[in-house]
RNA sequence: AACGAUAAAGGCAAACCUCGAGUAAUCGGGGGGCGCAAAGCCACGGGUCCUGACUCUGCCGGAUGCAGAGAAACCAUCUUAGGAUAGCCGAGUUACCGAAA
Numbered sequence: 001a002a003c004g005a006u007a008a009a010g011g012c013a014a015a016c017c018u019c020g021a022g023u024a025a026u027c028g029g030g031g032g033g034c035g036c037a038a039a040g041c042c043a044c045g046g047g048u049c050c051u052g053a054c055u056c057u058g059c060c061g062g063a064u065g066c067a068g069a070g071a072a073a074c075c076a077u078c079u080u081a082g083g084a085u086a087g088c089c090g091a092g093u094u095a096c097c098g099a100a101a
Base pairs, nucleotide, nucleotide: 003098004097011036012035016031017030018029019028020027021026034087040093041092044090045089046088047085048084049083050082051081052080053079054070055069056068057067058066059065
């Protein structure tokens, strides 16, 4: 460097409950413990999700309502703007312990 024991010492904490923040995705505190060897950090790439706007279609029938979808062009991506997720994957970065191979 790489790897990961039924090792030792410790760490994190899903669902759910609860209090709070947010339109929402989701996040923070407490309880809890499914799991995790980076389940530490980081939204750079992909995925997924949320909100607004635009366009199209449908519904409704009078309100700037509801639902669904996102053509073509340019190597690729594929409406557009902003956001969420690191416990979806990859990249980057830092780190405890030391059996076997």